Predicted 3D model of a 374-nucleotide part of an RNA (large-subunit ribosomal RNA, domain IV) from a Candidatus Omnitrophota bacterium. RNAcentral holds the full RNA, with entries from ENA. Rfam family: Bacterial large subunit ribosomal RNA. Gene Ontology terms of the family: ribosome and structural constituent of ribosome. The prediction has a mean pLDDT of 86.

Context: one part of a larger RNA
RNA sequence: CCCUCGUUAAGGAACUAGGCAAAAUAGCCCCGUAACUUCGGGAGAAGGGGCGCCCGAGUAGCGUGAAGCCUACCAAUCUGGUGGAGCGCGAAAGGGCCGCAGUGAAAAGGCCCGUGUGACUGUUUAGCAAAAACACAUGUCUCUGCUAACUCGUAAGAGGAUGUAUAGGGACUGACACCUGCCCGGUGCUGGAAGGUUAAGGAUGAGGGUGACCUCGCCAUUUCGCAAGAAAUAGCGGGGAAGCUCAAGUUCAAAGCCCCAGUAAACGGCGGCCGUAACUAUAACGGUCCUAAGGUAGCGAAAUUCCUUGUCGGGCAAGUUCCGACCUGCACGAAUGGUGUAACAACAUGGGCGCUGUCUCAACGAGGGGUUCG
Numbered sequence: 001c002c003c004u005c006g007u008u009a010a011g012g013a014a015c016u017a018g019g020c021a022a023a024a025u026a027g028c029c030c031c032g033u034a035a036c037u038u039c040g041g042g043a044g045a046a047g048g049g050g051c052g053c054c055c056g057a058g059u060a061g062c063g064u065g066a067a068g069c070c071u072a073c074c075a076a077u078c079u080g081g082u083g084g085a086g087c088g089c090g091a092a093a094g095g096g097c098c099g100c101a102g103u104g105a106a107a108a109g110g111c112c113c114g115u116g117u118g119a120c121u122g123u124u125u126a127g128c129a130a131a132a133a134c135a136c137a138u139g140u141c142u143c144u145g146c147u148a149a150c151u152c153g154u155a156a157g158a159g160g161a162u163g164u165a166u167a168g169g170g171a172c173u174g175a176c177a178c179c180u181g182c183c184c185g186g187u188g189c190u191g192g193a194a195g196g197u198u199a200a201g202g203a204u205g206a207g208g209g210u211g212a213c214c215u216c217g218c219c220a221u222u223u224c225g226c227a228a229g230a231a232a233u234a235g236c237g238g239g240g241a242a243g244c245u246c247a248a249g250u251u252c253a254a255a256g257c258c259c260c261a262g263u264a265a266a267c268g269g270c271g272g273c274c275g276u277a278a279c280u281a282u283a284a285c286g287g288u289c290c291u292a293a294g295g296u297a298g299c300g301a302a303a304u305u306c307c308u309u310g311u312c313g314g315g316c317a318a319g320u321u322c323c324g325a326c327c328u329g330c331a332c333g334a335a336u337g338g339u340g341u342a343a344c345a346a347c348a349u350g351g352g353c354g355c356u357g358u359c360u361c362a363a364c365g366a367g368g369g370g371u372u373c374g
Stems, first nucleotide, its partner, number of pairs: 001369008010360002014358001019355001027051005036041001038175001052097004061089004068082003098102001110353007117345002122134002139172006150159003176340004181270003186267002188263005195258003201252004207246004213239002216237003220233005271289005298332001299329001310326005
């Protein structure tokens, strides 16, 4: 010096991001106990007093309840009352005694007030997060008529379910109370089917290729011929029926899309500018542009407010936090729920009482380690 403990004058949170840590509280009996409340709670609220040993006394009292006696019923056991034995538990008032100290050691809630969030008990990141996150009962929408929807599997098959719409799947919300406004233009979903568009496929099919064959032209060869020429064959070019093949176009042809409706506890969205009242200010009022419709109730500098430590009030001697208001909501708002809410929380945040070595400001002691010397 480090670790783990013990004690501490006076003060008592001045420490610190923050009472982190420590201290304090603590058992049983009695008294007493507020706001609020879903009448259950809150509550061990808070706040007080007592506690050992001896006598009182195994008393008072409480529980259990035998024999005996009375009574009912019966073939027989099984009824009710009275009775108090035995057994179990067991005070207080009052009086006395001792110590510094009596739940004599150990073990054993600190409490209160305000606010936020989540109703609650639960669940979670095995190994940095326990929470306001997840779940939840509740509410709503939607799908599903049973060989159900849906899920797994190529399939057989299985789950759903040995269930059947008070059932099962999916999505959102998240106890309870009061509520949940407007918009269907976009996207999605549901319904519609007149018209437009439209695939494979069917029908038809201009035209092209090939092509037996035909014929003309060119060229070569052979045969006949004195020659002119004639004939034959092969090649190249031209024409070309049927068949085969390629195929433009036309026509028939579903869903979907376009189209027409509905639907927001479906995904989502919910305006701007100008003027106006007999002080000023403000604007119930008016004008105008745009939109599918322009944010209703409630809440609001909020777990949301940038400017911002907004302004006012409270608390403090002094308060970027906190509480109550205001509303100028950068950028709250109604089941991505809105606003409240008793109870609950190792949740977040502000204040107070108690208590303390957290601190003023450090000291001493104990054990262990380190270090130094031997």